[in-house]
Molecule: SAM riboswitch aptamer (S box leader)
Organism: Parachryseolinea silvisoli
């Protein structure tokens, strides 16, 4: 770093070193920041991807009828990790549904311009999994 799956509007900061940036990348925008960025370390936390364990519910085979356990769904710790300002801080580029509109064609549907909600898509972040 490829390759794939799932997750991305919740959650959770405090100190020490440190001394100007940071919110991934480009562009706009709009925030943090010397009351102190980034970025190392120390502790706390949040979540529940990974892993222990314990509880309930429950199919399939079997059956001495309560054992078994795929699977769901809480508990609780712990280990790899990750997180700990704003939705991935917001918008772009491509597609779609809606909804306004411009110009002219057409009986009309419809084409077209352009702007707006929403959605999907990319790409960005973790994590499991594979090579």
């Nucleotide at each position: 770093g490829g390759c794939u799956u799932a997750u991305u509007c919740a959650g959770a900061a405090a100190g020490a070193c440190g001394g100007a940036g940071g919110g991934a990348u480009u562009g706009g925008g709009c925030c943090c920041u010397g009351u102190g960025a980034a970025g190392u370390c120390u502790u706390a936390g949040c979540a529940u991807c990974c892993u222990a364990u314990c509880c309930u519910c429950c199919a399939a085979c079997g059956u001495u009828u309560g054992c078994a356990g795929a699977g769901a769904g809480g508990g609780u710790g712990u280990u790899g990790u990750g997180c700990u300002a704003a939705a991935u801080c917001c918008c772009a580029c491509u597609c779609c549904c809606g909804g306004c509109u411009c110009c002219g064609g057409u009986c009309a549907u419809c084409c077209u311009u352009g702007c707006c909600u929403g959605g999907a898509a990319a790409a960005g972040a973790u994590a499991g999994g594979c090579a």